Overview
Model confidence (mean pLDDT): 82 of 100. The RNA shown here (transfer RNA) has 73 nucleotides and comes from Penaeus vannamei. The organism belongs to Penaeus, within Eukaryota. Its Rfam family is "tRNA". It is annotated as a transfer RNA.
[in-house]
RNA sequence: GUCCUCGUAGUGUAGUGGUUAACACGACUGACUCUGAAUCAGGAAAGCUCGGGUUCGAAUCCCGUUGAGGUCA
Numbered sequence: 001g002u003c004c005u006c007g008u009a010g011u012g013u014a015g016u017g018g019u020u021a022a023c024a025c026g027a028c029u030g031a032c033u034c035u036g037a038a039u040c041a042g043g044a045a046a047g048c049u050c051g052g053g054u055u056c057g058a059a060u061c062c063c064g065u066u067g068a069g070g071u072c073a
Stems, first nucleotide, its partner, number of pairs: 001072001003070005010025004018056001028042004050064004
């Protein structure tokens, strides 16, 4: 240099055009306990790498950009 894949709460993932972006773990608060762990309950936390386009409507489709991984040379 070429082509392919991926980027979504603190972490790992789901979401493949339309409900308030979901789940697990973690963190926090409370209950329980002599204390802690475990267990149970609760709410909080991301507008989706960034910019633009298409569309009534975009995390999702298109173009570019940037970062990571891989293939070929």